Predicted 3D model of a 135-nucleotide RNA (FMN riboswitch aptamer (RFN element)) from Caldibacillus debilis GB1. RNAcentral holds the sequence, with entries from Rfam and Ribocentre.
């Protein structure tokens, strides 16, 4: 390095402007958002005289997996919960380019919420560190 232990910190965004109505950020026209891990041909930087390579950083809501609810014998179980296509470039792309779509737990509400109240000054996928023992 790499492991196992304990500790600390840190860990999610958004309806502007109109319309209709007694009531709607919940409906309509529009308008914003985009958690975590992996993958990755994406940009940048170091090393190299260059190439080739090698290493750091950086890159998907809709490709895999997990988190937030519920339920249990409290998990490594179980339920529940969502979404992509076309061109384009290549050996190779649902990740680049560009066009167009599409999605959103749960409870509440004078009227149907991804965006507002609320469970929650919680929990949380992880991530960053310290100390420790191991090697």
């Nucleotide at each position: 390095a790499u492991u196992c232990a304990u500790c600390u910190u840190c860990g999610g965004g958004g309806c502007a402007g109109g319309g209709u109505g007694a009531a709607a950020u919940u409906c309509c026209c529009g308008a914003c958002c985009g958690g975590c891990g992996g993958u990755g041909a994406u940009a940048g930087g170091a090393c190299g005289c260059a190439a080739g390579g090698u290493c750091c950083u950086u890159a998907a809501g809709c490709c895999c997996g997990c988190g937030a609810g519920c339920c249990u014998u409290u998990a490594u179980g179980g339920c529940a919960g969502g979404a992509u296509u076309u061109g384009g470039u290549g050996a190779g792309a649902u990740u680049c380019c560009a066009a167009a779509g599409c999605c959103g737990a749960c409870a509440g509400u004078u009227a149907c919420a991804g965006u507002c109240u609320g469970g929650a000054u919680g929990g949380g996928a992880g991530a960053a560190g310290a100390u420790g023992a191991a090697g």
The source organism's lineage runs through Bacteria, Bacilli, Caryophanales, Caldibacillus and Caldibacillus debilis.